Predicted 3D model of a 1403-nucleotide RNA (small-subunit ribosomal RNA) from an uncultured bacterium. Rfam family: Bacterial small subunit ribosomal RNA.
RNA sequence: AGAGUUUGAUCCUGGCUCAGGACGAACGCUGGCGGCAUGCCUAACACAUGCAAGUCGAACGGAGAUUAUUUCGAUAAUCUUAGUGGCGGACGGGUGAGUAACGCGUGGGCAACCUGCCCUCUAGAUGGGGACAACAUCCCGAAAGGGGUGCUAAUACCGAAUGUGACAGCAAUCUCGCAUGAGGAUGCUGUGAAAGAUGGCCUCUAUUUAUAAGCUAUCGCUAGAGGAUGGGCCUGCGUCUGAUUAGCUAGUUGGUGGGGUAACGGCCUACCAAGGCGAUGAUCAGUAGCCGGUCUGAGAGGAUGAACGGCCACAUUGGGACUGAGACACGGCCCAGACUCCUACGGGAGGCAGCAGUGGGGAAUCUUCCGCAAUGGGCGAAAGCCUGACGGAGCAAUGCCGCGUGAGUGAUGAAGGAAUUCGUUCCGUAAAGCUCUUUUGUUUAUGACGAAUGUGCAGGUUGUAAAUAAUGACUUGUAAUGACGGUAGUAAACGAAUAAGCCACGGCUAACUACGUGCCAGCAGCCGCGGUAAAACGUAGGUCACAAGCGUUGUCCGGAAUUACUGGGUGUAAAGGGAGCGCAGGCGGGAAGACAAGUUGGAAGUGAAAUCUAUGGGCUCAACCCAUAAACUGCUUUCAAAACUGUUUUUCUUGAGUAGUGCAGAGGUAGGCGGAAUUCCCGGUGUAGCGGUGGAAUGCGUAGAUAUCGGGAGGAACACCAGUGGCGAAGGCGGCCUACUGGGCACCAACUGACGCUGAGGCUCGAAAGUGUGGGUAGCAAACAGGAUUAGAUACCCUGGUAGUCCACACCGUAAACGAUGAUUAUUAGGUGUUGGAGGAUUGACCCCUUCAGUGCCGCAGUUAACACAAUAAGUAAUCCACCUGGGGAGUACGACCGCAAGGUUGAAACUCAAAGGAAUUGACGGGGGCCCGCACAAGCGGUGGAGCAUGUGGUUUAAUUCGAAGCAACGCGAAGAACCUUACCAGGUCUUGACAUCGAUCUAAAAGGGAUGGAGACAUCCUCAUAGCUAUAGAGAAGACAGGUGGUGCAUGGUUGUCGUCAGCUCGUGUCGUGAGAUGUUGGGUUAAGUCCCGCAACGAGCGCAACCCCUGUCGCCAGUUACCAUCAUUGAGUUGGGGACUCUGGCGAGACUGCCUCUGCAAGGAGGAGGAAGGCGGGGAUGACGUCAAAUCAUCAUGCCCCUUAUGACCUGGGCCACACACGUGCUACAAUGGACGGGACAGAGGGAAGCGAAGGCGCGAGCCGGAGCGGACCCCAGAAACCCGUUCCCAGUUCGGACUGCAGUCUGCAACUCGACUGCACGAAGCCGGAAUCGCUAGUAAUCGCGGAUCAGCAUGCCGCGGUGAAUACGUUCUCGGGCCUUGUACACACCGCCCGUCA
Repeated sequence: AGAGUUUGAUCCUGGCUCAGGACGAACGCUGGCGGCAUGCCUAACACAUGCAAGUCGAACGGAGAUUAUUUCGAUAAUCUUAGUGGCGGACGGGUGAGUAACGCGUGGGCAACCUGCCCUCUAGAUGGGGACAACAUCCCGAAAGGGGUGCUAAUACCGAAUGUGACAGCAAUCUCGCAUGAGGAUGCUGUGAAAGAUGGCCUCUAUUUAUAAGCUAUCGCUAGAGGAUGGGCCUGCGUCUGAUUAGCUAGUUGGUGGGGUAACGGCCUACCAAGGCGAUGAUCAGUAGCCGGUCUGAGAGGAUGAACGGCCACAUUGGGACUGAGACACGGCCCAGACUCCUACGGGAGGCAGCAGUGGGGAAUCUUCCGCAAUGGGCGAAAGCCUGACGGAGCAAUGCCGCGUGAGUGAUGAAGGAAUUCGUUCCGUAAAGCUCUUUUGUUUAUGACGAAUGUGCAGGUUGUAAAUAAUGACUUGUAAUGACGGUAGUAAACGAAUAAGCCACGGCUAACUACGUGCCAGCAGCCGCGGUAAAACGUAGGUCACAAGCGUUGUCCGGAAUUACUGGGUGUAAAGGGAGCGCAGGCGGGAAGACAAGUUGGAAGUGAAAUCUAUGGGCUCAACCCAUAAACUGCUUUCAAAACUGUUUUUCUUGAGUAGUGCAGAGGUAGGCGGAAUUCCCGGUGUAGCGGUGGAAUGCGUAGAUAUCGGGAGGAACACCAGUGGCGAAGGCGGCCUACUGGGCACCAACUGACGCUGAGGCUCGAAAGUGUGGGUAGCAAACAGGAUUAGAUACCCUGGUAGUCCACACCGUAAACGAUGAUUAUUAGGUGUUGGAGGAUUGACCCCUUCAGUGCCGCAGUUAACACAAUAAGUAAUCCACCUGGGGAGUACGACCGCAAGGUUGAAACUCAAAGGAAUUGACGGGGGCCCGCACAAGCGGUGGAGCAUGUGGUUUAAUUCGAAGCAACGCGAAGAACCUUACCAGGUCUUGACAUCGAUCUAAAAGGGAUGGAGACAUCCUCAUAGCUAUAGAGAAGACAGGUGGUGCAUGGUUGUCGUCAGCUCGUGUCGUGAGAUGUUGGGUUAAGUCCCGCAACGAGCGCAACCCCUGUCGCCAGUUACCAUCAUUGAGUUGGGGACUCUGGCGAGACUGCCUCUGCAAGGAGGAGGAAGGCGGGGAUGACGUCAAAUCAUCAUGCCCCUUAUGACCUGGGCCACACACGUGCUACAAUGGACGGGACAGAGGGAAGCGAAGGCGCGAGCCGGAGCGGACCCCAGAAACCCGUUCCCAGUUCGGACUGCAGUCUGCAACUCGACUGCACGAAGCCGGAAUCGCUAGUAAUCGCGGAUCAGCAUGCCGCGGUGAAUACGUUCUCGGGCCUUGUACACACCGCCCGUCA
C1' cells in the first nucleotide's frame, strides 16, 4: 500500500466481499511448563448455609468465674461480660436498575453555607437536682416480644451561676468592594456553656507516717477565633437519536410579606402582575450511568466506557422521616406492595447488586480455601480485638510474555507409504546407527527477599512539673513476629529420557498430486466448484503458514475519499426546488479615524493519579513493576499588537436605484368589431346514389340525400404574413381596434450614496386533465353503441356519439413543468448569422467600422468517464440556497398536513439480490436505409406432388426385424450390389489361454490331403498316407502372463468429410489517433467476376485468399507413323495387299488472345463499338475451398484416452432375420399415347472392359440360352446389334394394337443351395392410370429435354451410381417482391448474439 466481483471486451459510477488490528469472549480439535493479569457482558432473577462492624471496664452500676488474703462477715486482684453510656455502623465492599440531568467533564463563584475526629491559639470547667435501664418480682404471649410495680450509677439527663468570645437589637463612626454589600473599633440592652477518667506525687494547704476536697502529667469536657480535610449550593461551556414529537408551561415567570433550610432560591405559602421557554429545536418519545481512559486510524475522526482510578445513582418494589458533624442510611427504623419462611391461625420473621456458594437463565464466566505476616480502616491510653477491605493460594490456554519438546554426525539415499513416462522420483539426513547435552522432568539435600521508620523490653537526650514519681517528643541497643511456604532460588543423581498440534493448498492468498464420487454426497468470505478424467467435494501422500496452540463464530475500527472538516458530488450514472417575491439567517464596494469581540504573541493558574511516549532502573530476558521527564493539543486570568474580519464615526461613486430623452414587442386585463370555413334551418335546380376504406360494412338517401344556387342561425378558432423572429419569472402569449397596465433596452450623467446578492420557513403565480355552481355547445371528441380486422381485438381503421373542449366565478397544484444544466458577480482566443438600439464615416435610407442588450451556429485553451460543453460554460474563481449516498421493495405502508373529491406534500421498514447503472467499442440482429451479386425472383422449357412398380426412411410388428445418418447440409445415404457367407441381430447347439498375436516347462515328427460312421452342423471317433533328414522349422501343449469385443463415450480425441461458399473476404508488422476496449490501413470516388485495378487519404508495407501457374477441350505448325489413315499409282469381295507420310487420327513439342490494334468515352483504372482471327475481353469445362462457423457427421473404415465384459458384451456352427406391413414421407422408373404404338427395311457414335476373362465363326432352340472354342492380356480379337433417326405398311382416339402391374403354366442361367428371398425367357391373364389439389424442384447452350452405349461392385442380381456420345430447343423486360450472400451506414435493454432478450398470468 491494495485486491476480487457488473461486460464479448473497455472506461467510469457504484455497491458487496477480502487481506490488518482488537476482545471480560464462546464453540470445534488438540494440549508440556512457568511468570503476570483477567474471569455472570444474560435474570437490578430467587436465594439454603457460614462469614463480611465492631470496639471501649482508663465513662457507669451490677453479675459471674478464678486466684490470693481471711477475723469466714468479707476484701483485693485477674478474667469474662448482658445493660446504661461514648465513638464507629454515612468509611471500606457491591452493582449500573434508574438518570439526557448542573448527573458527569472542564473553568469559575458563594459578600448565601456547614464541617465529628486532627492541628494552632484565646478563655473556661462553679454549685446543685431528679430520673431510666440493668437488677428483683408479678402478669400476657406458641413465638417474636411486651406490660405493671419497686431499687440504682455515670463523661446519661435537667435547671442555676459565671460570660473571654459568640449571636441578636439600638445609637453614632472608619475602611474597602463591580453590585447586593463586607470588615473593623465604641457604648447600652438581651440570649446562651461545661464532665470527668487514669497514672503519679507531697512543693504549697488540711488531717498527719499516708492520703485528699490538694498538686501534677496525660486523655477527655465547654465557649470562641483560625487552619486543614470533607461536603453543600450557584454558574459559563461541552455532553446520543427522532420534527412521521411544533408548540410547551398556573407554582408556571417575576414581585411583595411570611415560613423553612447549614445556606441562596417558588424550596413552601398568601397576595399582586402576566409572564417564561421554543426552529441556535422547547415539549414529547426512544436509548444510555458520565469521565480519566480503551480499541482502531497516518491524522482528523469513528467505536467503546470490563478490569484500575475519580464522580454519580441504587441496595426486594414504592414512600417517609428519626438519630447524627455527616444518611433520608446495602448487613438501622416506620408504613404500603409482591415474594419466601415459622405459627398453637391470634400473630410474627426476612432481604447476597458484600465474600464464597446454590437454583434458574444462558453460547458463556471460578473455591461454601488460608491469613490478618504486610498495606489500610474502626474502637481503645495501650496491650489488643474486629476487618471475605486486603495479602495470598486454588480452578480456567481466557489473554499477554517467556521456555521446552533435543544437538552433532549419519547414503546401502534402508524399510514403509505415495507418485510414475516403469527409467525413476518424493517423504529424506528424515529414520536407524554412532557421539554429546540436560533447559524441562523425577528423586534427594539446602533454602530466601517480602520484617522493622511499627510493637515489647533496657538505656540516652529533652519538655511539663517542686520532683531523682509520672508522662510527651526525639534517639540507641536488643528481642519476638511470615498466611503464602519448605514456595522462589541453589546443588547433586538419573536419563533423549516426560512433551505437537491445528488450519490451509481454484483466484484474491504462501502452498499439488493420486484415488473415490458423478449437479449425488457435499463445499463456499466474494467470484464460484460438483452433470465420469474435480489442483475447489471426501480420503491419502506431499507441501505452505502459524505453533501450545490452531481454526470457526460474534462485535468494533480500518481499508471506505462508501457522509468527503482534513477529503466527494448533482447535463446523460443517485442528485437543481415548476417559477418568482421576500421575513429571519449567511455573505457583501473604495478612503480615513476610534475600539479590541474574533485573531496573533508573552506570562500565570489549572488540566488528579494511573495509562500513552521517552530515558533510566528492578525481576536471568520479556510480559510485569518502579523512578524521572515530556505530554495531556483544553479552560480561565492577565499584559501587549492592530494587518484582516467585526462594531462605530466621517466620507466617496464605480455596485444598486431615481429623474430626463428615445425605441421594439403574439407581455397582461377589459370592451367592441371583422372575414373565410364547418354544421344546422328555409327555399330553388336536380336524380340515384352518397359516404367511407387496404378492401368493405355499419350509416345517410325516392318521405328526394350527395352535388349546386340564394337567404338565415349559431358557436369556436384566427390561413397567408411566420422567421432556431419577438415578449414574459416560469406556465405561456398570434385576426383588427380602443381603454387601462407591468417589464425591458439604448443614450445622457442631474440626484440618493452600498440603499446590494442569496434566501430555510412564508406568500403569490403555475400547461393539460379533473372538480363545484351557472351559462353555452358549430366542429372535435374520452366513455358508450354499431361495422370491420383478427385465433381473439374490451385496440389500431370506419359510422355515430356524451362528458369535456368555450365563458364567468371558485377549487386542484401536478407534467419528459427539460437546456433533464438553481440564482448572482467577476474573468478567460476567435469566426459567422440574426433581432432591437446608439455612435463614427458618408450626399445617402445602401455598404463599411465601433459599441450595448438579446438570440443561434462553428471552434481554441481548459474541463469531462466518455458523449460533449466551450463568453448564453459543463472553463477559472467567489457567495447563498436546494438536493444525492447500491438495485428492488417504493414515491409504497403508517402517521400528519392540504383538498368537495380525484388526489397532492412529507415519507419508512421487514424482506430480497450481487449487482442495478452511465458513456463509448467490436460483432450479431432489425417486418431500418443505401449500393451490389446469385436459375434468387421474373421470362421460359421440362418435371415432382395424383397412378402402378422399384428403392430408402419413419411408424408399427417381431425371437430378431443389427447399427449409424435427421431442416437446407438424413431419407437409390454408409451399402461400387443381405439366398449361405457378408452379419454386427435373433433362436438353438457348442468352446474357455480361446477363431487371431507373443512367451512358455514338456511331448511329437509332421502339416496338408483322401475315405468311413454318428450328428442339423460345429464337432467327435476311426481308416489311409512314400522316402530322406534331424530339429533350423512345424504341430500338440498344463499353469500363467495375456488375447478378444461392430460393447459405451464423435460432448475426451487424431484423421477424414459436409456446410456457409469458389462467397470475397480474413489478418499482421511498423507508424499514427484514443485513458482504454479499439480505430486507421480494409473507409471514400470510380471500376471489376473478384480487397480486380485506379485516384484520393496518417498511413506505409506484407501475408492467407482472388487471378495466374496444372489437366481436358476448341485452331494451326513441327516431329513421328503401327494394329490407325488412303489423295495420287497399282491391286482386292474388303486399306485386302504393295506403296505413301499428303489428309483423318494418334501423342510429343510448340504457336496462338494481350483490351495488343482502330474509333469514341474517361484524370486513370476501365468501358462501348469495330477490324483481323479457329477463338475476344475470365473462350468452355475440371482440379484447386482463406480466417473461421455449426461441441455439424463419423469410436461401425482406421487409429486412440478413459470406462465396461472376461466359461462372456469373446469365439464357432445350423436355421432364421436385416426382404415383415392398417399407414406416412423422400428419391426414381414406366406410363397415361398418334410429335405415338406395332411390323419390315436402311444409316451414323464415343468412351470403356476382357485371362478362374471377353468369347468370334458355325450349329441347335420361338426365346432366355445351349453346343462349340477361332482370336485376344488388346488403336489388331471379342463384348458389340448403338438407339432416337430415315423409308414403307398398319392402327384411327378407344382404357384402345395405349399402358404394363398382378397372376397362372412352362422354362433358361448362376450357384453346395434360388421355399422364406435371385435374374431372365415363352405363352396366357391385362389393375390403376386419359397429364395430376395445395404446394414444390431442375435448368441460361452444345445447356434443358430426349435417345441409347459402357464401366465399377459382382458366382448370380440395377429403374441406383459413375461415365460416354447422338438429336438438340425456348427465354432473360428487369431487380419492386421471395430466399441466400457481400460492403457502407443507423438503432439496440441482444453477446448462448432475434431460435436473443423479456412482461404478465397460472402451476